[in-house]
Background:
This is a predicted structure of a 75-nucleotide RNA (transfer RNA) from a Patescibacteria group bacterium. RNAcentral records the identical sequence in 2 taxa. The RNAcentral record of the sequence draws on ENA and MGnify. Its Rfam family is "tRNA". The family's RNA type in Rfam is transfer RNA. Its family is annotated with triplet codon-amino acid adaptor activity in the Gene Ontology. The source organism's lineage runs through Bacteria and Bacteria candidate phyla.

RNA sequence: GGGCAAUUAGCUCAGUGGUAGAGCACUUGCAUGACACGCAAGGGGUCGCAGGUUCAAUCCCUGCAUUGCCCACCA
Numbered sequence: 001g002g003g004c005a006a007u008u009a010g011c012u013c014a015g016u017g018g019u020a021g022a023g024c025a026c027u028u029g030c031a032u033g034a035c036a037c038g039c040a041a042g043g044g045g046u047c048g049c050a051g052g053u054u055c056a057a058u059c060c061c062u063g064c065a066u067u068g069c070c071c072a073c074c075a
Stems, first nucleotide, its partner, number of pairs: 001071007010024004018055001026042005048064005
């Protein structure tokens, strides 16, 4: 330098155009002598950034950024 993939909650991930979800974690309550497990409730997101298409974009298109893999080149 070229190609491919990924980027969504603290973590791991779903969500293929119509008001963003799950599990774990976290907070509160119940329960226990206490802790864990369990039960109930709750908080937490400018969907990596910027533009474009559309009535409407996490989703489609373009550029950029970061991470990973492969190839090439130089030494």